Context: one part of a larger RNA
Formats: sequence, C1' cells, structure tokens
RNA sequence: UCUUCGUUAAGGAACUCGGCAAAACAGCGGCCGUAAUUUCGAGAUAAGGCCUGCCCUGUUUGCAGGGCCACAGCUAAAGAGAACAAGGGACUGUUUAACAAAAACACAGCUCUCUGCUAAAUCGAAAGAUGAUGUAUAGAGGGUGAAGCCUGGCCAGUGUCCGAACGUUAAGAGGAGGGGUUAUUUCACUUCGGUGGGAGAAGCUCUGAAUUGAAGCGCGGAUGAACGCCGGCGAUAACUAUAAUCGUCCUAAGGUAGCGAAAUUCCUUGUCGGGUAAGUUCCGACCUGCACGAAUGGCUUAACCACUUGUUCACUGUCUCAACGAAGAACUCG
Repeated sequence: UCUUCGUUAAGGAACUCGGCAAAACAGCGGCCGUAAUUUCGAGAUAAGGCCUGCCCUGUUUGCAGGGCCACAGCUAAAGAGAACAAGGGACUGUUUAACAAAAACACAGCUCUCUGCUAAAUCGAAAGAUGAUGUAUAGAGGGUGAAGCCUGGCCAGUGUCCGAACGUUAAGAGGAGGGGUUAUUUCACUUCGGUGGGAGAAGCUCUGAAUUGAAGCGCGGAUGAACGCCGGCGAUAACUAUAAUCGUCCUAAGGUAGCGAAAUUCCUUGUCGGGUAAGUUCCGACCUGCACGAAUGGCUUAACCACUUGUUCACUGUCUCAACGAAGAACUCG
C1' cells in the first nucleotide's frame, strides 16, 4: 500500500451525478391506536405508543439483590427503516443465458377484418396434415391495453369493399388486303440459237386491316378503433392592450373535448407562486403547444413496482479529516 472487517470526540449528507456504500430501523409476539384517498376489497403490520415470566426487598425510578417455575423469560436461528409529493406502466407475470429487468413484451378488457365447413388461415410440388373429432358464444389475423369519463372533423390522395352502362385492353378467333416465288401468257429486239421487259393462276411462303375478345385500369359509390391529414394574411371595441367580430386567399377538411415549458418547450434557468439562508432539479399555476391531442388512443385514477424524480424524519467515517485496531496479502529486513 491492497483486500475483508471492527471502533471513533464534535458535527450529521457539509460527500456525491445521485445518501452510492455503510449505519440505523428490534422485528409476521401481546395490548392500545391508526390519516388522506378509495374501484369499499383496500390503504394497514399505515403512522405512533407501551410491555417482555411471576413474587419479595431496596431504590437515585436508571436499576440492583434474593426466591420460584419452565428445555427455553419476544427471541436457537431467521425475521420491516418510515413518511410526503410527482411521472410512467393498471395489476401477478415475461425479457436481451454472459454489460440493459425497464416506462419495453405480455395481459384480462375493448374494437376492426376474414371465415357457413371440403371454412378461413397455415405447412406441404402432392398425397395429406394442423385448424378440429371444433362450427360464428367457434376459429384465424390486425390494433389498442384493467376500470371511470370519452373517442371530434376530413373519403381529395393511398388502401379495401361494392357496382357494372360506357371507354381502354392480352393471347386466341378472324381473315379484307399486300409482298415473294412461277406453270403459263404477252410485248420489243433478234445473228432465229436466244436476249430483255410486262402481266401472272394454283400451290408454297412472309405478312396482315376490319370485326370479336376477360380480369384489370379509367368510371360511379361506400369505408377512419383502414394508411393517414386536421391552414395563411390583413383589419377591428370610448386610455392602452387584446380581439367576441369582419374581409380575403387556399383546402378534402382546417385540431373538437381534454391536457399543456410536459419522458413532448428550441428560445429557456420562460413568468408567477410554494418549498430553501441560498433551488438550471421538484410541486402548483399561466398558455406565447419551435414541434400535445383523442384505440399510432386522450384525460383521470384506488391498489401494485429491485422503475424514474423531488422532499422530510431517523441514521450514520459519505464527508469536515482523519485516527487506531484485527485477519490475509504484497514489500523490506532477518
């Protein structure tokens, strides 16, 4: 010096990102007592106080001495620190085996979509199997996430569903017509041997218009607990300020209730109030919401939490500020 422990005057979080660690709380024994809130179950062992076998004596009321019973005097061991306030998630549960246990996942509940049974969905070239020896109070998939109060506007875009008049549209059907080839035929020239040009059946071949031709798309409608989206500028009231009001432009419609410097607020340590001697954190308000907002759920909420934040009591070597000791190491000497 290190590791693991023990004790400490006075103070008591001044330490620190943060009471991390340590200390303390005396115990699911008994008696008394117990608040706000509440879904009436709870909260709750709330909190807080007293007792620690019985009898006698003394007593400074702290305790000391003696006696009796029992294996044992709450206890052999083990066996809560508490309170207040806020955020989040309702809860018990699950998770990154070996850096994350959480506010993440799940959940009961709510809701949407599909599915009439040879079901939908899934696995499998298929046979077949699961679904299910089930049958819409069933099964599958998506979202939200107890409960309470609620869940606003927009169907223009995208998606889904329904519709079928018209337009567009493939292969296929169809075959008008066109091109090539040439049996033949014709014209010109001819040294009669031919040469050159034109037309051209059938067949073969290369093409090929009209017409016909489904879904889809265009088209019409519905649909948001489908993907999503939910404005700008200017003026105006008898102080000022503000704007119930008006004008105008754009839009599918311009954010309703509730909440709001928030796990969301950049400016920002916003402003005001509370708490402190002093508070970038915290609580309560305000609303100027850079950039909340309604099942990508909004707001409230008892109970619960190895969750996050702030405060208080108790307690302490965390600290002021360090000291001593024990055991074990390392090192030095022998």
This is a predicted structure of a 334-nucleotide part of an RNA (large-subunit ribosomal RNA, domain IV) from a bioreactor sludge metagenome.
The full RNA is in RNAcentral, with records from SILVA.